[in-house]
Context: one part of a larger RNA
RNA sequence: CUCUCGUUAAGGAACUCUGCAAAAUAGCCUCGUAACUUCGGAAGAAGAGGUGCCCUGGUAGUGUGAUUAUCUUCGCGAUAUGAGCAUGAAAGGGUUGCAAUAAAAGAGCUCAGCCAACUGUUUAUCAAAAACACAGGUCUCUGCUAAACCGUAAGGUGAUGUAUAGGGGCUGACGCCUGCCCAGUGCUGGAAGGUUAAUAGGAUGUGUCAACCGCAAGGUGAAGCACUGAAUUGAAGCCCCAGUGAACGGCGGCCGUAACUAUAACGGUCCUAAGGUAGCGAAAUUCCUUGUCGGGUAAGUUCCGACCCGCACGAAUGGCGUAAUGAUCUGAGCGCUGUCUCAACGAGAGACCCG
Repeated sequence: CUCUCGUUAAGGAACUCUGCAAAAUAGCCUCGUAACUUCGGAAGAAGAGGUGCCCUGGUAGUGUGAUUAUCUUCGCGAUAUGAGCAUGAAAGGGUUGCAAUAAAAGAGCUCAGCCAACUGUUUAUCAAAAACACAGGUCUCUGCUAAACCGUAAGGUGAUGUAUAGGGGCUGACGCCUGCCCAGUGCUGGAAGGUUAAUAGGAUGUGUCAACCGCAAGGUGAAGCACUGAAUUGAAGCCCCAGUGAACGGCGGCCGUAACUAUAACGGUCCUAAGGUAGCGAAAUUCCUUGUCGGGUAAGUUCCGACCCGCACGAAUGGCGUAAUGAUCUGAGCGCUGUCUCAACGAGAGACCCG
């Protein structure tokens, strides 16, 4: 010097990203206990006191109930008695020690806020959380040989269930609520018209060839055969017409105006499917930004309360509240301390030196 421990003057978070770590609290009994609240809680809230041993004394009391007596409807009945056994205070007195839950084991507490209701689950081996789940809510599919799913199939799950059931999506206790837009996309319904496949259909055309024409080269070319394959026929779908947002999603701009100024309840205009309602708001969301004001501090980029100019909140990709809960996260205080000012000493194990 390293590791693991122990103690420490004065101060007591000045340490540091952060009280990380350590210290402190601690059992039992008694008293006492706020805001808030879903009336259950919060709560062991907080806070205060007691605690060993001996004596009064195994006392008071409590439990059990032997025995005996009386009554008796003669019962395994009723009343009284209360042996023995078990358990066992409060109070008073005394007494040792620095200290009595003397060791060990064994909550630090409070205030405020964000998020998630809660218990639970998770990245076996760097993440335990605000992520997942959840009860509850809602939409949608499914009438049973159900929908959905596995399998080529047989068959199976669903389910030996039957819409108070089963599958899927979203949200996520509870309270108050959940606004506008159906133009686009999706889904559902509709069927007049347009478009549209195979099929059916077989017009036309081509090849070949008898025959005919021509001096020849060549031309025309019936039937058959082989090809080609027009009109016409033809469902769903798409186009089309409606509905539908707890479906995917979306929810404006410019200009002017009030008798100080400022602002604009008001007006004009353009665009849109419709122009963000309630609530919340520098927020787990705010760039500018350490916004501005207030609180807390001697001093506060964090924190809390407001304001609203929301770069770029917003209503089940839920909005806003919320008691309880949380090894969550953020800020503050009390207690406490070697975290620190600032280090010292001690113990054990190493390192190091000698053998």
Predicted 3D model of a 355-nucleotide part of an RNA (large-subunit ribosomal RNA, domain IV) from a bacterium.
The sequence was found in a public genome assembly.
Its Rfam family is "Bacterial large subunit ribosomal RNA". Rfam links the family to the GO terms ribosome and structural constituent of ribosome.